[in-house]
């Protein structure tokens, strides 16, 4: 230098055009003498950045950034 993959709550990931979800973690309450477990609830996301297409983009296109892998 070229090619491929990945980037989404604190963490691990799903979601492949129509209002962003799960598990774990956090917080509150119930329960307990207390802790853990269990049960109920609450909050948390500029969907890596910037443009484009579209009535509408996490999703499609372009460039860039970061991480990983491959080739020379």
């Nucleotide at each position: 230098g070229c090619c491929c993959c990945u980037g989404u709550g604190g963490c691990u990931c799903a979601g492949c055009g129509g209002u962003a979800g799960a598990g774990c973690a956090a917080c509150u309450g119930c329960u307990u003498c207390g802790u853990a477990a269990g049960c109920a609830g609450u909050a948390u996301g500029u969907c890596g950045u910037g443009g484009g297409u579209u009535c509408g983009a996490u999703u499609c296109c372009c460039a860039c950034c970061a991480g990983g892998g491959g080739c020379u």
Molecule: transfer RNA
Organism: archaeon